Overview: SAH (S-adenosyl-L-homocysteine) riboswitch aptamer from Parachitinimonas caeni, 67 nucleotides, folded computationally. Rfam family: SAH (S-adenosyl-L-homocysteine) riboswitch aptamer. Its family is annotated with regulation of gene expression and S-adenosylhomocysteine metabolic process in the Gene Ontology. Rfam 15.1 lists 1,354 matches to the family in 1,132 species.
[in-house]
RNA sequence: AAGUCCGAGGAGCGCUGCGAGGUGGCAACACCCCAGGCUCGGCACAGAAUAACGGCGCUCGCCUCUU
Repeated sequence: AAGUCCGAGGAGCGCUGCGAGGUGGCAACACCCCAGGCUCGGCACAGAAUAACGGCGCUCGCCUCUU
């Protein structure tokens, strides 16, 4: 440095379907699946503070302001 794995980024329902994946096929392509694929962190102990994001529609939760 890269990969795998683990954790976090509040929760859920419905829809579409790109990439990746699976199946079939010589291929073209078809079907299935699919909205954490992104960001941050991962030697030990103690304390304090603390992200930015993730298609469309809906519901709930949390915080602030107004009525």
Background: The prediction has a mean pLDDT of 80.